[in-house]
Context: one part of a larger RNA
RNA sequence: UGGAAGUUGUCUGAGGGGAACUUGCUCUCAGUACGAGAGGAACAGGGCAAGGCGGCCUCUGGUGUACCGGUUGUUCGACAGAGCACCGCCGGGCAGCUAAGCUGUUGUGGAUUAAGAGCUGAAAGCAUCUAAGCUCGAAGCCACUCCCGAGAAAAGACAGCUAUUUGUUUUUAAUUUCCUUCGGGAAAUUGAAUCAAAGAAGAAUCGUUAUAGAAGAUGACGUUGAUGGUUUGGAAGUGUAAGUUGGGAGGUUUCGACCGACCAAUUUAGCUUGCCAAUCCCAAU
Repeated sequence: UGGAAGUUGUCUGAGGGGAACUUGCUCUCAGUACGAGAGGAACAGGGCAAGGCGGCCUCUGGUGUACCGGUUGUUCGACAGAGCACCGCCGGGCAGCUAAGCUGUUGUGGAUUAAGAGCUGAAAGCAUCUAAGCUCGAAGCCACUCCCGAGAAAAGACAGCUAUUUGUUUUUAAUUUCCUUCGGGAAAUUGAAUCAAAGAAGAAUCGUUAUAGAAGAUGACGUUGAUGGUUUGGAAGUGUAAGUUGGGAGGUUUCGACCGACCAAUUUAGCUUGCCAAUCCCAAU
């Protein structure tokens, strides 16, 4: 900007696109055809595997510089808690991402033909697939499967909502009244179009954002609210916190006592959360 009102939603499907697959083994066909025997197939059909190509994260693993724990050196006087050293190193690890993991894909039918195979059959009493007529016969084409798709200009369908005013914009038509030199002119009212200014439905801006994401875009939500944060609970990860109490090989001693790695209890603790919920406390005014 078009689709002869605007807008929201749901569709139709012209048309377009897609690995729409590939290979191997095996069963059956069949100890059949073939062959004197020895031997020994194929077409069609069934199953399995590998590769390729898509999707996914339940399982098996990887990663996991969110997280938890152990530990070395050093600094903050010590404890506690931290900083730095490749995340200091090491042991684990949810979500997410991911393959080596899981999963889908492993064609069927139809119409019409080419080369070719035939039937009937004359011209040409025969013969001949062809001259008339008829039956078959690949890929391709069409349908089934997945995706896009009304700019498909032959511009589609259905449904919901809105379609209201104002104006001294510019035209136009009708009616009525008045004037007239009868050619016409003027005024008022009403209708239609056009222009301008608002407005409706609706949309966008704005704000909180994620099942989306380079930016735009897309999706959810905005107090008639769980959209994000906080808090609480669950689940999950790590593996039993700090402090206190009890024990403690031994060492020191002025004989009063003190130091002490480590062990146990409190404690399936403590710490943490990109997950699942609840909650209007905060922010969506």
A computed fold for a 285-nucleotide part of an RNA from uncultured marine crenarchaeote KM3-153-F8, annotated as large-subunit ribosomal RNA, domain VI. Rfam family: Archaeal large subunit ribosomal RNA. On this family, see Yusupov et al., Science 2001: "Crystal structure of the ribosome at 5.5 A resolution". The coordinates come from a structure-prediction model, not an experiment, and the mean pLDDT is 82.